[in-house]
RNAcentral holds the sequence, with entries from Rfam. This is a predicted structure of a 72-nucleotide RNA (transfer RNA) from Waltiozyma pijperi. The coordinates come from a structure-prediction model, not an experiment, and the mean pLDDT is 83. It matches the Rfam family "tRNA". Rfam describes the family as follows. Transfer RNA (tRNA) molecules are approximately 80 nucleotides in length. Rfam links the family to the GO term triplet codon-amino acid adaptor activity. Lineage of the source: Eukaryota > Opisthokonta > saccharomyceta > Phaffomycetales > Waltiozyma.
């Protein structure tokens, strides 16, 4: 340099164009002499950035940045 693929709470991942979900983990509580295992709840995401189409975009359309492949 070209071609492609992926970017979503700390972490790993979902999500027909219509409330962005689960899991681990973080906190409160419960339970224990104590800790854990268990159980209740809570917080935690302007969906990598800037635009566009749309009544409506995490989804599609540009462009950008990063990263992974493939390739000259």
């Nucleotide at each position: 340099g070209c071609a492609u693929a992926c970017g979503u709470g700390g972490c790993g991942u979902a999500a027909u164009g219509g409330u962005a979900a689960c899991g681990c983990g973080u906190c409160c509580g419960a339970g224990u002499c104590c800790u854990a295992a268990u159980c209740c709840g809570a917080a935690g995401a302007u969906u990598g950035c800037g635009g566009g189409u749309u009544c409506g975009a995490g989804u599609c359309c540009c462009g950008u940045c990063g990263u992974g492949u493939g390739u000259g």